[in-house]
RNA sequence: AGUAAGGAUAGAGGCGCAAAGACCAUCAGUACACAUUAGAAGGAUAAUGGGGUCCGUUGAAUAAUGUAGAAAGGGGAAUUUGCCGAAGCUGAUAGAACCUCAUUUUUCUUGAAGCUGGUUCUGAUGUUGAAAAAAUACAGAACUGUCAUAUAGGUGUAACUAUAUGGAGGGCUAUCUUACGC
Numbered sequence: 001a002g003u004a005a006g007g008a009u010a011g012a013g014g015c016g017c018a019a020a021g022a023c024c025a026u027c028a029g030u031a032c033a034c035a036u037u038a039g040a041a042g043g044a045u046a047a048u049g050g051g052g053u054c055c056g057u058u059g060a061a062u063a064a065u066g067u068a069g070a071a072a073g074g075g076g077a078a079u080u081u082g083c084c085g086a087a088g089c090u091g092a093u094a095g096a097a098c099c100u101c102a103u104u105u106u107u108c109u110u111g112a113a114g115c116u117g118g119u120u121c122u123g124a125u126g127u128u129g130a131a132a133a134a135a136u137a138c139a140g141a142a143c144u145g146u147c148a149u150a151u152a153g154g155u156g157u158a159a160c161u162a163u164a165u166g167g168a169g170g171g172c173u174a175u176c177u178u179a180c181g182c
Base pairs, nucleotide, nucleotide: 002180003179004178006177007176008175009174010173011172014084016083017082018081019080020079023076024075033067034066035065036064037063038062042055043054044053045052046104047103048102049101050100051099087116088115089114094109095108096107097106117144118143119142120141121140122139123138125137126136127135128134146167147166148165149164150163151162152161153160
């Protein structure tokens, strides 16, 4: 010279990522509540069954009409903050909540292992969703950053530029440093 995914620090990619967000649309003239008419014994509590509690002949469920009338989640957003595996998907394990038991489910927290460099568009299908919004998985296409190789230009046979192909963030660039080795 070099080898080790070696260690540490600082950075880059751009409609970059995420969080909060006054306000706005949607949710929705929906749910809940009240009144009237019909109705006539059941109804509520995630589903089924058992149990418990509550409501109901002072009229339940159900249906129609009328009055009045939300919210959460998801979306946009001036602006602010934290960052560059930022973050996203997926999700082992464990715990908690919903009156109780059994089975199934739902919600929240925890998050092992795994995948994705980033952005945009298109597609039909699946999942979530009220949704023709949006998100997400998959496939295709384009753009872009980075490294390697090849070709060409360039040059101090450097740096650098263009094209093509390929890889992945456990990467790339810069500086310092450890061990081995010369």
Molecule: Lysine riboswitch aptamer
Organism: Bacillus benzoevorans